[in-house]
RNA sequence: GUCCCUGUAGUUUAACGGAUAGAACGUGGCCCUGCGAAGGCUAAAAUUGAGGUUCAAUUCCUCAUAGGGACA
Numbered sequence: 001g002u003c004c005c006u007g008u009a010g011u012u013u014a015a016c017g018g019a020u021a022g023a024a025c026g027u028g029g030c031c032c033u034g035c036g037a038a039g040g041c042u043a044a045a046a047u048u049g050a051g052g053u054u055c056a057a058u059u060c061c062u063c064a065u066a067g068g069g070a071c072a
Stems, first nucleotide, its partner, number of pairs: 001071007010025004018055001027043005048064005
């Protein structure tokens, strides 16, 4: 340099173009307990960026960007 794959809460990850963007673990609060752990209830927290297509984009297209890989 060319080509391919991946990018969603703190982490691991779901989501036939139409959901309130779902869950697990973790975190905060409350309950429980003599105190903790376990357990119960509850809360906060995410779509890499910019354009395009579409009535509607996490999803499709283009470019960029970050990571990984193949070839040179």
Predicted 3D model of a 72-nucleotide RNA (transfer RNA) from a Minisyncoccota bacterium. Model confidence (mean pLDDT): 81 of 100. NCBI's taxonomy places the organism under Bacteria, Bacillati, Minisyncoccota. Its Rfam family is "tRNA". Rfam links the family to the GO term triplet codon-amino acid adaptor activity. Rfam classes the family as a transfer RNA.